[in-house]
Context: one part of a larger RNA
RNA sequence: GGCGUAUGGCGGAUGCCUAGGCUUUCAGAGGCGAUGAAGGACGUGAUAAGCUGCGAAAAGUUACGGGGAGAUGCACAUAAUUUAUGAUCCGUAAAUAUCCGAAUGGGGCAACCCACUAUGUUGAAGGCAUAGUACCGAGAGGGGCAAACGUGGUGAACUGAAACAUCUAAGUAACCAUAGGAAGAGAAAACAAUAGUGAUUCCGUUAGUAGUGGCGAGCGAACGCGGAUUAGCCCAAACCAAUGUUGUUACGGCAAUAUUGGGGUUGUAGGGCUGCGACAUUAGAAUCUUAGAGAACUAGAAGUGUUUGGAAAGACACACCGUAGAGAGUGAUAGUCUCGUAUAGGUAAUCGAAGAGGAUAUAGCAGUACCCUGAGUAGUGCGGGACACGUGUAAUCCUGUAUGAAUCCACCGGGACCAUCCGGUAAGGCUAAAUACUCCUGAAAGACCGAUAGUGAACUAGUACCGUGAGGGAAAGGUGAAAAGAACCCUAAGUAAGGGAGUGAAAUAGAACCUGAAACCGUACGCCU
Numbered sequence: 001g002g003c004g005u006a007u008g009g010c011g012g013a014u015g016c017c018u019a020g021g022c023u024u025u026c027a028g029a030g031g032c033g034a035u036g037a038a039g040g041a042c043g044u045g046a047u048a049a050g051c052u053g054c055g056a057a058a059a060g061u062u063a064c065g066g067g068g069a070g071a072u073g074c075a076c077a078u079a080a081u082u083u084a085u086g087a088u089c090c091g092u093a094a095a096u097a098u099c100c101g102a103a104u105g106g107g108g109c110a111a112c113c114c115a116c117u118a119u120g121u122u123g124a125a126g127g128c129a130u131a132g133u134a135c136c137g138a139g140a141g142g143g144g145c146a147a148a149c150g151u152g153g154u155g156a157a158c159u160g161a162a163a164c165a166u167c168u169a170a171g172u173a174a175c176c177a178u179a180g181g182a183a184g185a186g187a188a189a190a191c192a193a194u195a196g197u198g199a200u201u202c203c204g205u206u207a208g209u210a211g212u213g214g215c216g217a218g219c220g221a222a223c224g225c226g227g228a229u230u231a232g233c234c235c236a237a238a239c240c241a242a243u244g245u246u247g248u249u250a251c252g253g254c255a256a257u258a259u260u261g262g263g264g265u266u267g268u269a270g271g272g273c274u275g276c277g278a279c280a281u282u283a284g285a286a287u288c289u290u291a292g293a294g295a296a297c298u299a300g301a302a303g304u305g306u307u308u309g310g311a312a313a314g315a316c317a318c319a320c321c322g323u324a325g326a327g328a329g330u331g332a333u334a335g336u337c338u339c340g341u342a343u344a345g346g347u348a349a350u351c352g353a354a355g356a357g358g359a360u361a362u363a364g365c366a367g368u369a370c371c372c373u374g375a376g377u378a379g380u381g382c383g384g385g386a387c388a389c390g391u392g393u394a395a396u397c398c399u400g401u402a403u404g405a406a407u408c409c410a411c412c413g414g415g416a417c418c419a420u421c422c423g424g425u426a427a428g429g430c431u432a433a434a435u436a437c438u439c440c441u442g443a444a445a446g447a448c449c450g451a452u453a454g455u456g457a458a459c460u461a462g463u464a465c466c467g468u469g470a471g472g473g474a475a476a477g478g479u480g481a482a483a484a485g486a487a488c489c490c491u492a493a494g495u496a497a498g499g500g501a502g503u504g505a506a507a508u509a510g511a512a513c514c515u516g517a518a519a520c521c522g523u524a525c526g527c528c529u
Stems, first nucleotide, its partner, number of pairs: 001528009015514001016478002020449002022446007029438002031145002039100003042055003046078001050074002061094006070082003105114003115133007135142002149180001150178005160167001164214001190197002201228005211219002232430003235374001239262010267408001269373004273367004282361002287356003292351002297345003303318005319336002321325001327339003379403008389415001410425005465472002485513001488500004
C1' cells in the first nucleotide's frame, strides 16, 4: 500500500408521516369606496424582536343570544390578575377606529409641513380645542380599488407560406374606455322555395361539406335536423283636449308654435275618423298576515373479561346498538372510549312560498271618401371596412365624402340584373331564461402531490437576499405516547465537549434529536506484498 471482516465518523438518500398545495363537483356570493375603500405607515402587551389581533376606548369596549369551567393569541416561562354576581370562547348587532392613501383646506421627497373661516377659551395678542374649507355636476351623485368573464375603440410582430410582397399569424397580444352579476343579442323591411318555419341566445349535427384562396399556405359557412330555455312589449305620428307664448281680428274668434294629458303601435296591413256595442276578461305593484327557511347551538344508541405488550383499539371469549359500520382522535388496527355521524330540535338579524290587498295595465263588430304609420333617411357615385366570401358575376350590412327618393295604386328582400311569384314593413326604444367566468364563502370528492414533489411559499414567504429601478427571488418540515428535555457527581480554562447517575419501551430517540443509503475519512484484527 492492497483485499477482507468488524466497528465508528461525516453525510442526508430512502422508507413512513402531514400541518400545505393541486384539480373538480354542488350550493352561495358576485362587489368595496367621500358614513373615507383596497393597500399601507406608526403605534398598541407587566415583560415583547417577529407573526396575528386591535386603534390613543388600541391581543381590546357595549348590548343581546349561545355556552358552562377555567382563562390572560402563536408562545410550553415568571409575575400579577380574572372567573358560578357565569369569565375565556362562539354568533349577531353596535361603539371606537391615529396618520398616509381617490385623499378632497394649501403644499409635499406618501405616512410630513403650513393655513383660512366660525365658535369657545380672552377684554387684547399669541396658542389651543371643536366644526368647516378640493374638483366635476342643475341636482341626485361622481372620482379610486378589484381575479376572470362582457361590450366598444386603437391595433402589432415573431411565425406559416419550407424565400417573400397579396395572404397568414389575427382583429390575436398589448393599450384605452366602460358595464353587469352576467354582458351582448332579441320580437322579422327574417329564412325558405311552390312545401313550409315563425324573436334572441347556447349546445350537437349538417361539415372540414358549399364556397373562398399568389385557387398556394390556408380560411371556412348557411339552410335543414336534434336538444337546452322559452315571453313578449312600449313610444313617434294622425286625431282630441288643456295651458303658455306669438301673430291677426269685424273682439265672437282664427292661425302658428311649445309643453302636458288622452289616443295609438300594425303587414291575412293597422290606426285615426264615422256608425254600432260594452265596461267584460286577464295580468298585477306598494303594504299587511303567516307556514317555512335561517347564526352560534341542543339532544343523540350500544362492551366487558382474559392475554401479549411500555401502552390495546391487536389476539381469544362471550355480548350489544344500528334511520348512526362517513370520518377524525385516543400510548399499535375502536360501530359500542372521545369528538362526531343518521335522525330530531332551535331562536335573533334577515329572507320569504301562499293568502289578503288592489295602485296600474289590457278588449269587440262594420264601413272606407280623407288623414297618419320614424328623411338629409333608403338608394346612387367615389374611397374603405364587415360578412366563411382577398372586387370578383358580388348580392347583404356599416360609413368618410358627394348627391339624394317614394309615402300603401307605396316600399324592402329572396346572392349581378329583369319579369312573374313568394316573404316582409327599414330609417325609435325596452325585454327574463337557457350561455361565459371565479378574487371570494361553505360542503363534498380525487386510479392528484407527499418536502429537489405539490403553489415561488407546509416554517416570521413574495420573507431573507440581489438590483439605482422596472424587476428577480430562495433555502428552511418530523425528539418522545407524555418533557418525564437529563437533579446530583466527575474530567476540563470553560455557559464547549464528554463520562457517570437518573427518566424513558427505546437515549446509536439527547434537543446538530424518526429511519439513517452512497460518495468521503478513521480505528481494530486477519491475509498478501

Predicted 3D model of a 529-nucleotide part of an RNA (large-subunit ribosomal RNA, domain I) from Tenacibaculum sp. M341. The prediction has a mean pLDDT of 82.